[in-house]
Molecule: SAM riboswitch aptamer (S box leader)
Organism: uncultured Conexibacter sp.
RNA sequence: CAUCAAGAGGGGUGGAGGGAAUGGCCCGACGAAGCCCCGGCAACCACCGCGCAAGCGGAAAGGUGCCAAUUCCAUCAGGCAACAACAAGCCUGGGAGAUG
Numbered sequence: 001c002a003u004c005a006a007g008a009g010g011g012g013u014g015g016a017g018g019g020a021a022u023g024g025c026c027c028g029a030c031g032a033a034g035c036c037c038c039g040g041c042a043a044c045c046a047c048c049g050c051g052c053a054a055g056c057g058g059a060a061a062g063g064u065g066c067c068a069a070u071u072c073c074a075u076c077a078g079g080c081a082a083c084a085a086c087a088a089g090c091c092u093g094g095g096a097g098a099u100g
Base pairs, nucleotide, nucleotide: 001100002099003098004097009038010037011036012035013034017027018026019025021075022074023073024072039067040066041065044063045062047058048057049056050055071096076093077092078091079090080089
């Protein structure tokens, strides 16, 4: 700096944890994390074509990444809606995080 509402799982091993933190809510002995194998998704890098360039298009053999839930939701600020009380909704931006 870019992207994060789409997409994509089986087996073996392993044994109780996992979803970053906190709260919530979920997943998990019908087998969590980790590791291995195979498969898949995507298209950041590399590659090919066009272009002065920005960029656009292509392909998927290579280097990463990813394959429950929007980055699972909220966390900070503002706005809208609603409002007797209780409870609850939506939007924008930020922060944090992830990947390149």